[in-house]
RNA sequence: AUUUCAUGCAGAGUGGCUGAGGGACGAGCCCUGAGACGCCACGGCAACCGACCCGGGAUCAUAUAUCCCUGAUGCUGGUGCCAACUCUCUCCUGGAAACAGGGAACAUGAGAU
Numbered sequence: 001a002u003u004u005c006a007u008g009c010a011g012a013g014u015g016g017c018u019g020a021g022g023g024a025c026g027a028g029c030c031c032u033g034a035g036a037c038g039c040c041a042c043g044g045c046a047a048c049c050g051a052c053c054c055g056g057g058a059u060c061a062u063a064u065a066u067c068c069c070u071g072a073u074g075c076u077g078g079u080g081c082c083a084a085c086u087c088u089c090u091c092c093u094g095g096a097a098a099c100a101g102g103g104a105a106c107a108u109g110a111g112a113u
């Protein structure tokens, strides 16, 4: 970089440095000198992956052990995240509209090449 799968209406911020942009792209709308974005420190959320632990099952004569499933609730490591539903819309379908469903794109994780 390409591709597959899953998730995207929940949750979680303070301080320091800097100083004008930022919310992916287009449109809208919004955040922002009462300090954005970025960086750093500390903190937190979450549960995708791994480990542990709890519970259930299989193998086994039993146990140990190994494997499988689940995670209500938890712990830690690898990530991720901490304005607004992915901020909303764009394409298709239904609908008078509001809106609903799907898709695309994007983001994140896990896998494959």
Base pairs, nucleotide, nucleotide: 001113002112003111004110005109006108007107008106013042014041015040016039017038021031022030023029026089027088028087043082044081045080048078049077050076052074053071055069056068057067058066059065086105091102092101093100094099
This is a predicted structure of a 113-nucleotide RNA (SAM riboswitch aptamer (S box leader)) from Candidatus Sulfotelmatobacter kueseliae. RNAcentral holds the sequence, with entries from ENA. Rfam family: SAM riboswitch aptamer (S box leader). Rfam describes the family as follows. The SAM riboswitch is found upstream of a number of genes which code for proteins involved in methionine or cysteine biosynthesis in Gram-positive bacteria. Model confidence (mean pLDDT): 75 of 100. The organism belongs to Candidatus Sulfotelmatobacter, within Bacteria.